This is a predicted structure of a 71-nucleotide RNA (transfer RNA) from a Candidatus Wolfebacteria bacterium.
The source organism's lineage runs through Bacteria, Bacteria candidate phyla and Candidatus Wolfeibacteriota.
The coordinates come from a structure-prediction model, not an experiment, and the mean pLDDT is 83.
Its Rfam family is "tRNA". The family's RNA type in Rfam is transfer RNA. Rfam's curators write: Transfer RNA (tRNA) molecules are approximately 80 nucleotides in length.

RNA sequence: GCGGGACUAGUAUAGUGGUAGUACACGAUCUUGCCAAGAUCGAAGCGCGAGUUCGAUUCUCGUGUCCCGCU
Repeated sequence: GCGGGACUAGUAUAGUGGUAGUACACGAUCUUGCCAAGAUCGAAGCGCGAGUUCGAUUCUCGUGUCCCGCU
């Protein structure tokens, strides 16, 4: 230098045009003589910028970070 892949909550991940989910972690309450475990509820997220579309996490382009291959 060229090509490919990944990026979603604090962490690990699902979802691939129509209200963004799950687990752990975190907070509150309940349960218990206390802790742990358990139950219920809650907060928290689509790397960034443009384009297409009635509507974009999803499609297109650019860009950033990481990984792989080629040279």